[in-house]
RNA sequence: UCUCUCGUAGCUCAAUGGCAGAGCGGUCGCCUGUUAAGCGACUGGUUCCAGGUUCGAGUCCUGGCGGGAGAG
Numbered sequence: 001u002c003u004c005u006c007g008u009a010g011c012u013c014a015a016u017g018g019c020a021g022a023g024c025g026g027u028c029g030c031c032u033g034u035u036a037a038g039c040g041a042c043u044g045g046u047u048c049c050a051g052g053u054u055c056g057a058g059u060c061c062u063g064g065c066g067g068g069a070g071a072g
Stems, first nucleotide, its partner, number of pairs: 001071007010024004018055001025043006048064005
């Protein structure tokens, strides 16, 4: 320098172009003699940045930034 791939909640990851979700975490409660475990509710997002396509973009297209892999 070129190619591929990934970037979404505090963390690990889902989401067929049509309401952005789960688990863990956090908060409150139930349970218990107390703690832990267990159960319930609540809490969570500028979907890396800038454009484009579309009635509608996390998703498709272009460029950039960052991580990883490969080629030279």

Predicted 3D model of a 72-nucleotide RNA (transfer RNA) from a Candidatus Saccharimonadota bacterium. Rfam family: tRNA. It is annotated as a transfer RNA. Its mean pLDDT, the model's own confidence on a scale to 100, is 81. Taxonomically the source falls in Candidatus Saccharimonadota (Bacteria, Bacteria candidate phyla). The RNAcentral record of the sequence draws on ENA.